[in-house]
Molecule: SAM riboswitch aptamer (S box leader)
Organism: uncultured Ruminococcus sp.
RNA sequence: CUUAUCGAGAGUGACCGAGGGUACAGGCCCUGUGACGUCACGGCAACCUGCCGAGGCAAGGUGCCAAAUCCUGCGGUUUUACCGAGAGAUGAG
Numbered sequence: 001c002u003u004a005u006c007g008a009g010a011g012u013g014a015c016c017g018a019g020g021g022u023a024c025a026g027g028c029c030c031u032g033u034g035a036c037g038u039c040a041c042g043g044c045a046a047c048c049u050g051c052c053g054a055g056g057c058a059a060g061g062u063g064c065c066a067a068a069u070c071c072u073g074c075g076g077u078u079u080u081a082c083c084g085a086g087a088g089a090u091g092a093g
Stems, first nucleotide, its partner, number of pairs: 001093006011041005019030003024073004042065003046062003049058003069087001074084004
């Protein structure tokens, strides 16, 4: 850079000690009842891979394990909403 997907799913223990929710902004949430991050074990199953063959199984490689990519901001429409794009994340090339 291209392409596919993104409303489901998935926990404990220890350490650390104040922020975090992935551009920016506005919200709204999570956090000293210890968030975030790290480690160990565990789990989920998105893509690749393997088996079986129209669907399932496995969990080898990445990935993931609060809230729809947490929601919105850009455009369209039949304007309480929905659709599309943009941006982002993950996989493959």